Description: c-di-GMP-I riboswitch aptamer from Desulforhabdus amnigena, 86 nucleotides, folded computationally. Of the family's consensus pairs, 91% are formed in the model. The sequence is in RNAcentral, with records from Rfam.
[in-house]
RNA sequence: GUUUGAAAAUGGCAAACCAGUCGAAAGGCUGGGGCGCAAAGCUUCUGGCCUAAAUCCUCACAGGAUAUGGCAGCGGGGUUGCCGGG
Numbered sequence: 001g002u003u004u005g006a007a008a009a010u011g012g013c014a015a016a017c018c019a020g021u022c023g024a025a026a027g028g029c030u031g032g033g034g035c036g037c038a039a040a041g042c043u044u045c046u047g048g049c050c051u052a053a054a055u056c057c058u059c060a061c062a063g064g065a066u067a068u069g070g071c072a073g074c075g076g077g078g079u080u081g082c083c084g085g086g
Stems, first nucleotide, its partner, number of pairs: 002086004012037002017032006035073001041079003045076003048071003055065003
């Protein structure tokens, strides 16, 4: 440098849920909490998924379309990194 994750070691992150808070919502943030994760570090370049305020349509006390809003713990890509084995 590259590849890999057997047994380990140092550690790291933090699901659901609860409280507060932002948001139209999806969801985010903070604290608690741990389901799990060898990148569950970072990054929307790409596929997919979620939401629909505004806008438009409509058979209109409702319904539908749609991302400029989100999900990195849904994949792929890019990039950075600990320890061990080859």